Record summary:
Model confidence (mean pLDDT): 79 of 100. Predicted 3D model of a 99-nucleotide RNA (Glycine riboswitch aptamer) from uncultured Rothia sp.

């Protein structure tokens, strides 16, 4: 320095519309089924937003003929990607272990 395991680990709409799932839940109706309504979930689209996977940009400085070019950090900036209930993930920190 890198990998692995464990623990901690933030931010931002569980927004709106359409469709689907009754092989999810509840209700109405029915002898029952079909059907309807609501919730939940999934997909698509629209707008809004977040920065701590990854990616990209550059300051001092450095190289130089002290010009250019090049090199040059991030938790800063950009939001391509990713993310916006929970979960997963998550830079970074601690411990253990291997190379």
């Nucleotide at each position: 320095c890198c990998a692995u395991g464990c623990g901690g680990g933030a931010g931002a709409g569980c927004u709106u519309a359409g469709a689907g799932u009754c092989u999810c839940c509840g209700g109405u109706a029915u002898c029952a089924g079909c059907a309807c309504c609501g919730g939940a979930c999934u997909c698509u689209a629209a707008c809004g937003c977040c920065g701590a996977a990854g990616g990209a940009g550059c300051a001092a400085u450095u190289c130089c003929u002290c010009u250019c070019c090049g090199a040059g950090a991030a938790a800063c900036u950009c939001u391509c990607a990713g993310g916006c209930a929970c979960a997963c993930g998550a830079a970074c920190c601690g411990c253990a272990c291997g190379g």
The sequence is in RNAcentral, with records from MGnify.